RNA sequence: AAUAAAUGCCUAAUCCCGGUCUAAGAGAGGCCGGGAGCGGGGGAACCAGGUUUUUGGGGCGAACUCACCGACGAGUGAGAGCGCAGGCUCCUUCAGCGCCAGCCCGACAGCUAACCCCGGCGGCAUUCGAAGGAGGU
Repeated sequence: AAUAAAUGCCUAAUCCCGGUCUAAGAGAGGCCGGGAGCGGGGGAACCAGGUUUUUGGGGCGAACUCACCGACGAGUGAGAGCGCAGGCUCCUUCAGCGCCAGCCCGACAGCUAACCCCGGCGGCAUUCGAAGGAGGU
RNA backbone atom coordinates (compact mmCIF):
# COMPACT_ATOMS: atom_id res chain seq x y z
C1' A A 1 0.00 0.00 0.00
C1' A A 2 -3.61 -3.58 -1.46
C1' U A 3 -7.09 -7.56 -0.58
C1' A A 4 -10.28 -10.51 2.59
C1' A A 5 -12.76 -11.13 7.11
C1' A A 6 -14.45 -9.21 11.69
C1' U A 7 -16.29 -5.03 14.46
C1' G A 8 -18.60 -0.50 13.79
C1' C A 9 -20.51 4.47 11.44
C1' C A 10 -23.89 7.82 7.99
C1' U A 11 -28.46 6.67 5.35
C1' A A 12 -35.26 4.23 4.84
C1' A A 13 -31.67 1.50 2.34
C1' U A 14 -32.13 -4.38 6.35
C1' C A 15 -33.78 -9.50 7.38
C1' C A 16 -36.07 -14.22 5.85
C1' C A 17 -37.84 -18.11 2.28
C1' G A 18 -37.95 -20.72 -2.54
C1' G A 19 -35.96 -21.68 -7.47
C1' U A 20 -31.87 -21.44 -10.69
C1' C A 21 -26.59 -20.59 -12.49
C1' U A 22 -21.32 -21.24 -11.38
C1' A A 23 -18.45 -24.91 -8.84
C1' A A 24 -15.69 -31.60 -7.26
C1' G A 25 -19.01 -30.33 -3.06
C1' A A 26 -20.76 -26.95 0.63
C1' G A 27 -20.87 -21.95 1.74
C1' A A 28 -20.71 -17.38 -0.52
C1' G A 29 -22.08 -14.79 -4.86
C1' G A 30 -25.10 -13.58 -9.51
C1' C A 31 -30.12 -13.85 -11.51
C1' C A 32 -35.56 -14.68 -10.87
C1' G A 33 -39.79 -14.88 -7.59
C1' G A 34 -42.15 -14.24 -2.77
C1' G A 35 -42.58 -12.44 2.36
C1' A A 36 -41.41 -9.40 6.81
C1' G A 37 -40.25 -4.90 8.44
C1' C A 38 -38.33 0.19 7.23
C1' G A 39 -38.85 4.70 4.05
C1' G A 40 -41.10 8.22 0.36
C1' G A 41 -44.92 10.37 -2.97
C1' G A 42 -49.91 11.14 -4.91
C1' G A 43 -54.92 11.36 -3.18
C1' A A 44 -61.72 13.48 -0.13
C1' A A 45 -64.65 15.75 3.54
C1' C A 46 -63.47 19.19 7.38
C1' C A 47 -59.80 22.74 8.10
C1' A A 48 -56.31 26.06 5.96
C1' G A 49 -55.63 29.59 2.03
C1' G A 50 -58.87 34.52 -0.26
C1' U A 51 -54.20 34.47 -2.08
C1' U A 52 -51.42 32.59 -5.82
C1' U A 53 -50.30 31.85 -10.85
C1' U A 54 -41.69 33.31 -15.32
C1' U A 55 -40.26 36.76 -10.03
C1' G A 56 -42.78 29.53 -12.30
C1' G A 57 -44.10 25.85 -8.81
C1' G A 58 -43.00 21.36 -6.19
C1' G A 59 -40.33 16.81 -3.95
C1' C A 60 -36.23 13.79 -1.30
C1' G A 61 -32.61 15.32 2.41
C1' A A 62 -29.94 17.87 8.69
C1' A A 63 -28.10 20.53 4.58
C1' C A 64 -31.81 26.63 6.06
C1' U A 65 -31.47 31.97 7.63
C1' C A 66 -28.71 36.42 8.63
C1' A A 67 -24.29 39.38 8.44
C1' C A 68 -19.32 40.49 6.51
C1' C A 69 -16.04 40.42 2.41
C1' G A 70 -16.20 40.25 -2.62
C1' A A 71 -16.87 41.84 -9.79
C1' C A 72 -19.45 36.98 -9.95
C1' G A 73 -17.92 32.91 -7.51
C1' A A 74 -15.41 31.22 -3.57
C1' G A 75 -14.68 32.32 1.53
C1' U A 76 -15.43 33.95 6.94
C1' G A 77 -18.60 34.46 11.23
C1' A A 78 -23.23 33.81 13.93
C1' G A 79 -27.95 31.42 14.76
C1' A A 80 -31.06 27.13 13.70
C1' G A 81 -30.53 21.96 12.25
C1' C A 82 -27.80 17.06 11.81
C1' G A 83 -24.06 13.08 13.12
C1' C A 84 -20.16 10.72 16.36
C1' A A 85 -17.67 3.32 19.88
C1' G A 86 -17.87 3.73 28.17
C1' G A 87 -18.19 -0.97 22.78
C1' C A 88 -26.18 -4.16 25.12
C1' U A 89 -30.30 -0.56 23.78
C1' C A 90 -32.87 4.05 24.52
C1' C A 91 -33.56 9.21 26.63
C1' U A 92 -31.47 13.88 28.68
C1' U A 93 -27.34 17.35 29.84
C1' C A 94 -22.24 19.19 29.40
C1' A A 95 -17.58 18.99 26.63
C1' G A 96 -14.91 17.87 22.09
C1' C A 97 -14.85 16.81 16.80
C1' G A 98 -17.31 16.81 12.13
C1' C A 99 -21.46 18.12 8.53
C1' C A 100 -24.47 22.15 7.06
C1' A A 101 -24.34 18.80 0.38
C1' G A 102 -26.32 16.83 -3.65
C1' C A 103 -30.22 15.16 -6.61
C1' C A 104 -35.21 14.74 -8.70
C1' C A 105 -40.35 16.09 -11.02
C1' G A 106 -41.52 18.81 -15.53
C1' A A 107 -46.27 23.34 -15.87
C1' C A 108 -48.18 20.25 -11.81
C1' A A 109 -49.49 18.62 -6.42
C1' G A 110 -51.85 22.58 0.98
C1' C A 111 -53.78 19.08 4.73
C1' U A 112 -56.02 14.51 3.51
C1' A A 113 -59.70 8.55 5.30
C1' A A 114 -60.40 4.95 1.57
C1' C A 115 -57.40 4.06 -2.48
C1' C A 116 -53.06 4.30 -5.91
C1' C A 117 -47.73 4.50 -6.93
C1' C A 118 -42.51 4.14 -5.72
C1' G A 119 -37.54 3.07 -2.96
C1' G A 120 -34.20 -0.82 -0.20
C1' C A 121 -28.87 2.65 -3.10
C1' G A 122 -24.39 4.67 -2.09
C1' G A 123 -20.34 6.27 0.97
C1' C A 124 -16.95 5.54 5.16
C1' A A 125 -13.05 3.82 9.62
C1' U A 126 -14.33 7.93 13.80
C1' U A 127 -13.78 7.79 19.00
C1' C A 128 -11.44 5.51 23.08
C1' G A 129 -14.42 12.64 27.31
C1' A A 130 -17.97 13.44 31.71
C1' A A 131 -22.85 13.05 34.35
C1' G A 132 -27.94 11.35 35.24
C1' G A 133 -32.19 8.14 34.23
C1' A A 134 -34.99 3.81 32.19
C1' G A 135 -34.81 -1.05 30.32
C1' G A 136 -32.42 -5.56 28.94
C1' U A 137 -28.71 -9.55 29.24
This is a predicted structure of a 137-nucleotide RNA (c-di-AMP riboswitch aptamer (ydaO/yuaA leader)) from a soil metagenome. RNAcentral holds the sequence, with entries from MGnify. Its mean pLDDT, the model's own confidence on a scale to 100, is 76.